RNA sequence: CGAGCCGGCCGGGUGGCCGCGUACGGGCUUCUCACGAGGACCGUCCGAGGAACGUCCGGACUCCAUAGGGCAGAGUGCUGGGUAACACCCAGUCGGGGUGACCCGCAGGAAAGUGCCACAGAAAACAGACCGCCGAUGGGCCCGCCAACCUCCGGGAUGGUGGGUCACAGGUAAGGGUGAAACGGUGCGGUAAGAGCGCACCAGCGCCCGGGGCGACCCGGGCGGCUCGGCAAACCCCACUCGGAGCAAGGCCAAGCAGAGGGACGGGCGGCCCGCCCACAUGUCCCUCGGGUAGGCCGCUAGAGCCGGCGAGCAAUCGCCGGCCGAGAUGGAUGGCCACCGCCGGUCGCAAGGCCGGCACAGAAUCCGGCGUACAGGCCGGCUCGUCAC
Numbered sequence: 001c002g003a004g005c006c007g008g009c010c011g012g013g014u015g016g017c018c019g020c021g022u023a024c025g026g027g028c029u030u031c032u033c034a035c036g037a038g039g040a041c042c043g044u045c046c047g048a049g050g051a052a053c054g055u056c057c058g059g060a061c062u063c064c065a066u067a068g069g070g071c072a073g074a075g076u077g078c079u080g081g082g083u084a085a086c087a088c089c090c091a092g093u094c095g096g097g098g099u100g101a102c103c104c105g106c107a108g109g110a111a112a113g114u115g116c117c118a119c120a121g122a123a124a125a126c127a128g129a130c131c132g133c134c135g136a137u138g139g140g141c142c143c144g145c146c147a148a149c150c151u152c153c154g155g156g157a158u159g160g161u162g163g164g165u166c167a168c169a170g171g172u173a174a175g176g177g178u179g180a181a182a183c184g185g186u187g188c189g190g191u192a193a194g195a196g197c198g199c200a201c202c203a204g205c206g207c208c209c210g211g212g213g214c215g216a217c218c219c220g221g222g223c224g225g226c227u228c229g230g231c232a233a234a235c236c237c238c239a240c241u242c243g244g245a246g247c248a249a250g251g252c253c254a255a256g257c258a259g260a261g262g263g264a265c266g267g268g269c270g271g272c273c274c275g276c277c278c279a280c281a282u283g284u285c286c287c288u289c290g291g292g293u294a295g296g297c298c299g300c301u302a303g304a305g306c307c308g309g310c311g312a313g314c315a316a317u318c319g320c321c322g323g324c325c326g327a328g329a330u331g332g333a334u335g336g337c338c339a340c341c342g343c344c345g346g347u348c349g350c351a352a353g354g355c356c357g358g359c360a361c362a363g364a365a366u367c368c369g370g371c372g373u374a375c376a377g378g379c380c381g382g383c384u385c386g387u388c389a390c
Base pairs, nucleotide, nucleotide: 001386002385003384004383005382006381007380008379009378010377012341013340014339015338016337017336018335020047021046023044024043025042026041028039029038030037031036049361053372054371056370057369058368059367060366061246062245063244064243073242074241075240076239077238078092079091080090081089082088093107094105095104096103097102108237109236113235114234115231116230117229130176131175132172133171134170137169138168139166140165141164142163143162144161145160146159147158149156150155184202185201186200187199188198189197203227205224206223207222208221209220210219211218212217250298251297252296253295259289260288261287262286263285264284265283266278267277268276269275305324306323307322308321309320310319311318312317342359343358344357345356346355347354348353
């Protein structure tokens, strides 16, 4: 210098003006006997994110359910540690990828059982045989030799034996070919041809022993039979974990209407009584009560919190000390304008620079820990490989 790997961080900045939301303070004002409640105004503090997102896991919190045990169902699945908990994180082991820094892995059991293994291929699992090889053994045909038998002396038939041939029974799985995968690999022996059939080495599996590690596992040695395919994100088996619903949880106050209980009894004519008329108890008015709608309030934001220091630990993380308070809306605030600067794009210009446009992804709704996904541009640190120079 080039090409990469890993980790951490920022994610437009500064100032001014106006606007919006919460809290606090202030005076004014409305309602109320008062306590208090409301309204507009002024001032001060604060006011989106690293993902606030998806709502995929795990918890806090709330309500409901709950003797104990089991079945069913769901989830997790190498080991050790961290944590409130997790499917998360850290450190390792094993397997895979990369020259390397480093990255990836739902990583228990397939000799408990069941099931599946497309296409191709003969065959996809207690094996099987398409081409090929052999055909030792058995068989067919041909030729020779031997033995004893029959004979019309030409020969015939039987048995044995040797050779050739066929590839019929049969043997075989070395070679070919198919496939993601073909019942260990290489060599020597062996054979009719072959084959763990035998042997040597190697791989794998099982058992045993020694050593290291908390452990997963690793290193070394011995023995065995030769070899038992893959899939459990198929059923299943094993081990462990698990009640349900969710802040529209849940609680408090409560207009009106309806309901329950209690009490009084009316209206018109009239000063009062009588009287007359109307109404009539399922009525009118008043009081009290429970549930509870609209509406309001709480839950509601001080917390597994943030920052700094010290300590323990490889790390995740934890402990101690000090400091800080950084949104709480409810049709839902967090916005707009101007100036300068930064970055990007376009355009003009020889240049300095001018002009125009833009500023990624996105946006709280009970809170927290993770995971996943989106993201213009940029900063910092560590490391690897290649090339060149000293």